[in-house]
RNA sequence: CGGGGGUUGGUUUAGCGGUAAAAUACACGGUUCGGGACCGUGUGAUGGAGGGUUCGACUCCCUCACCCCCGA
Numbered sequence: 001c002g003g004g005g006g007u008u009g010g011u012u013u014a015g016c017g018g019u020a021a022a023a024u025a026c027a028c029g030g031u032u033c034g035g036g037a038c039c040g041u042g043u044g045a046u047g048g049a050g051g052g053u054u055c056g057a058c059u060c061c062c063u064c065a066c067c068c069c070c071g072a
Base pairs, nucleotide, nucleotide: 001071002070003069004068005067006066007065010024011023012022013021018055026042027041028040029039030038048064049063050062051061052060
């Protein structure tokens, strides 16, 4: 420098046009002599930033930023 992929709750990942899901973590409760494990309930992301398309975007398009891979 060229090409490709990624950026979603604290963390790891799903969803791929119609008001964001799961695991884990965390809080509370149950269970236990207590802890762990297990069970139940709950909190938490406006989606890397900006713009565009659309009745409507995490989801499509453009620019920028950062991370990873391939090539030179």
This is a predicted structure of a 72-nucleotide RNA (transfer RNA) from a Candidatus Falkowiibacteriota bacterium. RNAcentral holds the sequence, with entries from ENA. RNAcentral records the identical sequence in 2 taxa. Lineage of the source: Bacteria > Bacteria candidate phyla > Candidatus Falkowiibacteriota.